RNA sequence: GACAAUCGCCGCCUGUUUUUGAAGCAGGGGGAGGAAAGUCCGGGCUCCAUAGAGCAGGAUGCCGGUUAACGGCCGGCCGCCGCGAGGCGAGGAACAGGGCCACAGAGACGAGCGUAUUAAGUUACGGUGAAACGCGGUAACCUCCAUCCGGAGCAAGACCAAAUAGGCAGGCGAUGAUGCUGCUCGUUGAGCCUGCGGGUAGGUCGCUUGAGCGCAUGGGCGACCGUGCGUCUAGAGGAAUGAUUGUCCACGACAGAACCCGG
Numbered sequence: 001g002a003c004a005a006u007c008g009c010c011g012c013c014u015g016u017u018u019u020u021g022a023a024g025c026a027g028g029g030g031g032a033g034g035a036a037a038g039u040c041c042g043g044g045c046u047c048c049a050u051a052g053a054g055c056a057g058g059a060u061g062c063c064g065g066u067u068a069a070c071g072g073c074c075g076g077c078c079g080c081c082g083c084g085a086g087g088c089g090a091g092g093a094a095c096a097g098g099g100c101c102a103c104a105g106a107g108a109c110g111a112g113c114g115u116a117u118u119a120a121g122u123u124a125c126g127g128u129g130a131a132a133c134g135c136g137g138u139a140a141c142c143u144c145c146a147u148c149c150g151g152a153g154c155a156a157g158a159c160c161a162a163a164u165a166g167g168c169a170g171g172c173g174a175u176g177a178u179g180c181u182g183c184u185c186g187u188u189g190a191g192c193c194u195g196c197g198g199g200u201a202g203g204u205c206g207c208u209u210g211a212g213c214g215c216a217u218g219g220g221c222g223a224c225c226g227u228g229c230g231u232c233u234a235g236a237g238g239a240a241u242g243a244u245u246g247u248c249c250a251c252g253a254c255a256g257a258a259c260c261c262g263g
Base pairs, nucleotide, nucleotide: 001248002247003246004245005244006243007242009031010030012028013027014026015025016024017023018022033254040263041262042261043260044259045153046152047151048150057149058148059147060146061145062076063075064074065073066072077091078089079088080087081086092144093143097142098141099138100137101136109134113126114125115124116123157205158204159203160202167196168195169194170193171192172191179187180186212231213230214229215228216227217226218225219224249252
């Protein structure tokens, strides 16, 4: 670690009993993972203000498809690498603007310089270098263009709701409230009663039936989509998933739910 038995722990269902919005008892059934983790990307859901516009900022960047959505996935084109099977690609724009261009070279970004030549910076050439006297290169530099992104997150958030204190309203009270005390007497001596509303403790929901899973079948190259049948598979809240015994061999990694889902 696996299996079995027994005893527990957390939910659920059924039956039964009682003091019946609850508890006890009996029985049955369920109870961690491919990553539940990190929280990097995308979506659902919730609140904020109807979630809309602008600025800033960020992300993405060939073409088409898929999807709730994506920076994921699928197909294709192009480029590069590899003998090949195949792999990789931050694959828009360099006459909008700015920056930069190693080494070599006299000179590297903007026009100058050298030689020759001409009426004339007029014309030609210039070893090097990826690029040289320019409609060069670089956007894995700024930038521009296109598309997308509001913020915070289940401790989101919704509902029910004590006691005490405080608030508001009404009533009573030194012509004695209230307490002792069920009533009278006595005593005490300034508060008392009712209602409302907000918040806290506490409780309930959100919470697991969902873009779910399995099988079959149809469409599509594929990602994926449709249809039929079957199935229910943790849901806590100081937070369960453990202990003992026995058997076995292959001697047992990393770990572990906490709103959900796709990567």